[in-house]
Molecule: transfer RNA
Organism: Trichocoleus sp. FACHB-40
RNA sequence: ACUAGCUCAUCUGGUUAGAGCACUUGACUCAGAAUCAAGCAGUGACGGGUUCAACUCCCGUGUAUAU
Numbered sequence: 001a002c003u004a005g006c007u008c009a010u011c012u013g014g015u016u017a018g019a020g021c022a023c024u025u026g027a028c029u030c031a032g033a034a035u036c037a038a039g040c041a042g043u044g045a046c047g048g049g050u051u052c053a054a055c056u057c058c059c060g061u062g063u064a065u066a067u
Base pairs, nucleotide, nucleotide: 001063002062005021006020007019008018014052023039024038025037026036027035045061046060047059048058049057
């Protein structure tokens, strides 16, 4: 440090966790790319604890990086 397939947000706990890329469908095209529109996608590493309420606080475990 760990959140979507990938890269990352989510600022001191509070309504239904978002963005870009990727992917799918459609439009456009002779066909494709680009573009536009729509859609899909997360038991928030795992297990406990605190709390009315935990991605957020506390403890342990795992993995990775650095010293």